[in-house]
RNA sequence: AUCUGAAAAGGGCAAACUUGUUGAAAAGCAAGGACGCAAAGCUAUGGGCCUAACCGUUUAUAAAAACGAAUGGCUGCCAGGCUGCCAGA
Repeated sequence: AUCUGAAAAGGGCAAACUUGUUGAAAAGCAAGGACGCAAAGCUAUGGGCCUAACCGUUUAUAAAAACGAAUGGCUGCCAGGCUGCCAGA
């Protein structure tokens, strides 16, 4: 440096759900909580997925509704990029 994660040590992260809080929402953050994770560390670059406040279009229930659309999100969906612990080869 590369590959691998069967066993081991010391550790790490934390799904659902609950409470509080921010937000139009998706979702984020904090605390509790552990389903899982060897990159479940970082990065929205490509694909994918979620949401639709503002905006656009339509419709005479119009301070409304439906549809469209990220500039809003998700890295614990898959790739790409950067970095990294232990052990084995």
The RNA shown here (c-di-GMP-I riboswitch aptamer) has 89 nucleotides and comes from Niallia taxi. It was read from a public genome assembly, where an Rfam model found it. Its mean pLDDT, the model's own confidence on a scale to 100, is 88. The organism belongs to Niallia, within Bacteria.